Notes:
RNAcentral holds the sequence, with entries from ENA. Transfer RNA from an archaeon, 74 nucleotides, folded computationally. Its Rfam family is "tRNA". The family's RNA type in Rfam is transfer RNA.
């Protein structure tokens, strides 16, 4: 050094054929429930979808650079 995949609420995660208020879980916070609860119900809050420009009427999503993770090759 060159190649390939990947980066999405506090963790994991779906969405990648470009077009709804980005999905679910986990976990937090509130209510209910309960003889109490860390068990069960309901609800709510939390993402610049790494960054940065570029195509488009619109981009998480296509295109280029950069960061950084990982894995091959030398």
């Nucleotide at each position: 050094g060159c190649c390939c995949u990947c980066g999405u609420g506090g963790u994991c995660u779906a969405g990648c054929u470009g077009g709804a208020u980005a999905u679910g879980a986990c976990g937090u916070c509130a209510g209910c429930c309960u003889g109490c609860g860390g068990a069960g119900c309901u609800g709510a809050a939390g993402a610049u979808c790494c960054c940065g420009a570029g195509u488009u009427c619109g981009a998480a999503u296509c295109u280029c650079g950069g960061c950084g993770a990982g894995g091959g090759c030398g």
Description:
Model confidence (mean pLDDT): 81 of 100.